A computed fold for a 350-nucleotide part of an RNA from an uncultured bacterium, annotated as small-subunit ribosomal RNA, central domain.
[in-house]
Context: one part of a larger RNA
RNA sequence: UUGGGCGUAAAGGGCACGCAGGCGGGAGAAUAAGUUGGUAGUUUAACCUUCAGGCUCAACCUGAAGUCUGCUAUCAAAACUAUUUUUCUUGAGUACCAGAGGGGAAAGCGGAAUUCUUGGUGUAGCGGUGGAAUGCGUAGAUAUCAAGAGGAACACCAGUGGCGAAGGCGGCUUUCUGGCUGAGUACUGACGCUCAUGUGCGAAAGCGUGGGUAGCAAACAGGAUUAGAUACCCUGGUAGUCCACGCCGUAAACUUUGUACACUAGAUAUCGGGGGUUUCAACGCCUUCGGUGUCGUAGCUAACGCGUUAAGUGUACCGCCUGGGGAGUAUGCCCGCAAGGGUGAAACUC
Numbered sequence: 001u002u003g004g005g006c007g008u009a010a011a012g013g014g015c016a017c018g019c020a021g022g023c024g025g026g027a028g029a030a031u032a033a034g035u036u037g038g039u040a041g042u043u044u045a046a047c048c049u050u051c052a053g054g055c056u057c058a059a060c061c062u063g064a065a066g067u068c069u070g071c072u073a074u075c076a077a078a079a080c081u082a083u084u085u086u087u088c089u090u091g092a093g094u095a096c097c098a099g100a101g102g103g104g105a106a107a108g109c110g111g112a113a114u115u116c117u118u119g120g121u122g123u124a125g126c127g128g129u130g131g132a133a134u135g136c137g138u139a140g141a142u143a144u145c146a147a148g149a150g151g152a153a154c155a156c157c158a159g160u161g162g163c164g165a166a167g168g169c170g171g172c173u174u175u176c177u178g179g180c181u182g183a184g185u186a187c188u189g190a191c192g193c194u195c196a197u198g199u200g201c202g203a204a205a206g207c208g209u210g211g212g213u214a215g216c217a218a219a220c221a222g223g224a225u226u227a228g229a230u231a232c233c234c235u236g237g238u239a240g241u242c243c244a245c246g247c248c249g250u251a252a253a254c255u256u257u258g259u260a261c262a263c264u265a266g267a268u269a270u271c272g273g274g275g276g277u278u279u280c281a282a283c284g285c286c287u288u289c290g291g292u293g294u295c296g297u298a299g300c301u302a303a304c305g306c307g308u309u310a311a312g313u314g315u316a317c318c319g320c321c322u323g324g325g326g327a328g329u330a331u332g333c334c335c336g337c338a339a340g341g342g343u344g345a346a347a348c349u350c
Base pairs, nucleotide, nucleotide: 004321005320006319007304008303012318014201015200016199017198021194022193023192025088026087027086028085029084030083031082033081034080035077036076037075038074039073040072041071042070048066049065050064051063052062053061054060091191092188093187094186095185096184098181102177104176106174107173108172109171110154115149116148117147118146119145120144121143125136126135162169163168206247207246208245209244210243211242215241216240220236221235222234223233258317259316260315261314262313263312266295267294268293269292270291271290272289273288274287275286276285277284299306300305323350324349325348332343333342334341335340
């Protein structure tokens, strides 16, 4: 490189936006760049193929023809691609009405619980474990009642429920704000899909500066256990966890399944809309659109399994893989305050 692949064997980028690029709906017209055909020129010789001839044959040699799939010029065709133009509405989008939810910021509020402080009651233990001990307690603990302080998290509701591109998002109120969906009417008229480079977002941990610190808790200390115990268990406990601003840019960032579109049996549960039915007041029943699950037909798959939310049947575009180890290492470059991240080999070895 060709071919083959990427749920679990190597392989889908963590997610989105998006320039270039690639690809792109129906109808009419024009052009003739691609495309197709004819003609002409050119396409060294040798080689190759066919035929004929020469060495006694052959190899070899000679001649003729073919070939030279290309390029150039010219004439023609107009289906497809392309370009220009006219037009259409089904792709895409906009306006209006309705429902439900999420994120961010700021302000305020709420109750339960833990801890601490003060006061009351009260007396000898509490705590902890497999069993103990360290620890706390006559300077009055634990328990219990009242009051106060402060931080963090929001029980029940809660659900293979909802929302978001992903990461993720759960007490209540207010404010700001993005997106999705259903119903129909009007409008724009292909405005679309994908996307290398790029840009933004991106759990936890970690880093910088300044706050905060109730609980929990790396490190650390002590008590146990043990042959030892730098652990598992226990008592303590600092970073951190929380807030503001700025970095970091990684995860089993997983549905281990890229995005978009079309097509292809059903059954059932549930969430948000629409329509119909009518006595079902409400709950229902039928149907339809959009989501979230389970089972399953055809088909696919090495099997497991997937199965209208495809891993089925196709199309467009992007990313990635090419035996195990060495190694996500070395080196160079880029990014970062650092930690480190991105890109990413080879020798050697099996």
RNAcentral holds the full RNA, with entries from ENA and SILVA.
Its mean pLDDT, the model's own confidence on a scale to 100, is 84.